Parts: sequence; structure tokens; C1' cells
RNA sequence: UUCUUAUCGAGAGUCGGUAAGGGUACUGGCCCGAUGAUCCGACAGCAACCGACCCGCGGUGGUACGGUGCUACACCCAGCAGAGGAGGAGUGGCUCCUCUGAAGGAUGAGAU
Repeated sequence: UUCUUAUCGAGAGUCGGUAAGGGUACUGGCCCGAUGAUCCGACAGCAACCGACCCGCGGUGGUACGGUGCUACACCCAGCAGAGGAGGAGUGGCUCCUCUGAAGGAUGAGAU
């Protein structure tokens, strides 16, 4: 890299540096950003995927010690399919809203 699998509307910031873009494929939106976003570092915090420990017959239990991850907006929203509702029409097939699923993406764990 690839494959499998679980989760993804909750939660959590300060300082120092950097300097113009950024919100993790692409497109269209919308939003953030010189009142310094983003990225890097330090410390802190959130969370509980894996290990460790504890409780227990049995777990969707507990701790937060270690390995990750994360700390604007739902994975920021949508784009593919299906269902429902409303409007439009009278040779309608369009628009909007809601829900479900898939695809894609991110993270953890395992495998190759």
C1' cells in the first nucleotide's frame, strides 16, 4: 500500500513558533482565517479502540498506568440509490424537506 472489522449529530485549549490559506480525494455550497486560521512543539484536556490492572458466573462494567486518536461548524452540508411528505401539472417527472442504505473518507485493531 492492500484486505477485514468496529466507531464516526456527544466531549475537550492555553502558551511559543510559523505566516496565508484552511475545514483530510474531487465538485458545488457554507463556514473559519492577519482579532493569526493552518501546520510544528510543550503542557493540559477529552475519549476509552488496543494493552495492563480491578470487579464479576456471565459484561454494551470500572480505572485512565502504557500505545494510538482527538480538542470550530454532524465525517461542516450535499453530490449515488430507495422510501415517505409538501408544492407544481392535467401528455407533470421538476423543486424542497425528512428518513434509510450504499459508495467515499477518517481513526483504532488485526492480517498480508